Predicted 3D model of a 75-nucleotide RNA (c-di-GMP-I-GGC riboswitch aptamer) from a Frankiales bacterium. The source organism's lineage runs through Bacteria, Bacillati, Actinomycetota, Actinomycetes and Frankiales.
[in-house]
RNA sequence: CACGAAAACGGCAAACCCGGUGCAAGUCGGGGACGCAAAGCCACGGGACCCGUCGGGUCGGCCGGGCUACCGAAC
Numbered sequence: 001c002a003c004g005a006a007a008a009c010g011g012c013a014a015a016c017c018c019g020g021u022g023c024a025a026g027u028c029g030g031g032g033a034c035g036c037a038a039a040g041c042c043a044c045g046g047g048a049c050c051c052g053u054c055g056g057g058u059c060g061g062c063c064g065g066g067c068u069a070c071c072g073a074a075c
Stems, first nucleotide, its partner, number of pairs: 003072002011036002016031006034061001040067003044064003047059005
């Protein structure tokens, strides 16, 4: 650098429910775990979605890309 175990320490947290917020997609907090080796961060490209639609916005747990990171078996 790459890789990902029937390893270890841990971490995140879907659907759903409650509350807040936004016209909405959605998002924040609490509960809750379907899953995740980057399910950490970044809207750069594609895509999907929303709207007061020639524009603006949302989604990174849709795909790709960039940056960073714990552990250390096998390759």